Model confidence (mean pLDDT): 82 of 100.
Predicted 3D model of a 73-nucleotide RNA (transfer RNA) from a Holosporales bacterium.
It matches the Rfam family "tRNA". Rfam describes the family as follows. Transfer RNA (tRNA) molecules are approximately 80 nucleotides in length. It is annotated as a transfer RNA.
Lineage of the source: Bacteria > Pseudomonadati > Pseudomonadota > Alphaproteobacteria > Holosporales.
The sequence is in RNAcentral, with records from ENA.

[in-house]
RNA sequence: GCUGAGGUAGCUCAGCUGGUAGAGCAACUGAUUCGUAAUCAGUAGGUCGGGGGUUCAAGUCCUCUUCUCAGCA
Numbered sequence: 001g002c003u004g005a006g007g008u009a010g011c012u013c014a015g016c017u018g019g020u021a022g023a024g025c026a027a028c029u030g031a032u033u034c035g036u037a038a039u040c041a042g043u044a045g046g047u048c049g050g051g052g053g054u055u056c057a058a059g060u061c062c063u064c065u066u067c068u069c070a071g072c073a
Stems, first nucleotide, its partner, number of pairs: 001072007010025004019056001027043005049065005
């Protein structure tokens, strides 16, 4: 330099054919217990790497850019 995969909650990851973003773990609150752990119920947490475009509507499509990984040279 070229090609491919990837970046979404604190962490690991979903998200179908474009329709207003979820799960598990972690955190917090409550219940239970003499207390802790475990268990149960609930709450909070996201400018979807960044810019622009298409669209009534974009995590998803197009484009530029940045970072990580793999392969080729």